TPP riboswitch aptamer (THI element) from Bacillus aerolatus, 102 nucleotides, folded computationally.
[in-house]
RNA sequence: UUAGUCCACUAGGGGUGUCGUUAGACUGAGAGAGGAGUUCAUCCUCAACUCUAAGAACCUGAUCUGGGUCAUACCAGCGUAGGAAAGUGUGACAGGUACAAG
Numbered sequence: 001u002u003a004g005u006c007c008a009c010u011a012g013g014g015g016u017g018u019c020g021u022u023a024g025a026c027u028g029a030g031a032g033a034g035g036a037g038u039u040c041a042u043c044c045u046c047a048a049c050u051c052u053a054a055g056a057a058c059c060u061g062a063u064c065u066g067g068g069u070c071a072u073a074c075c076a077g078c079g080u081a082g083g084a085a086a087g088u089g090u091g092a093c094a095g096g097u098a099c100a101a102g
Base pairs, nucleotide, nucleotide: 001095002094004093005092006091007089008088009087010086011052012051013050014049017026018025019024032046033045034044035043036042058083059082060081064077065076066075067074
């Protein structure tokens, strides 16, 4: 010194489905708990998980298309699409350059 990798700290973003009388089951990193509400839609708080620009965390497209399932973004496409939330630290490594010593 670096669009480097990992880690740490602080700050912020996000989703919470399907089936079932119930118990529970499926996929997944994550489908949790509480509250407000006309107990519908929706909103808020906390926890865990995850993501923060080389950004597929997540949203729109989408009551989408094909496949599969009891069912569901369950899988693939869409997707080189359009959006989307930050900084610091040699802390540990790795690379480059320069200087010094041998």

NCBI's taxonomy places the organism under Bacteria, Bacillota, Caryophanales, Bacillaceae, Bacillus. Model confidence (mean pLDDT): 77 of 100.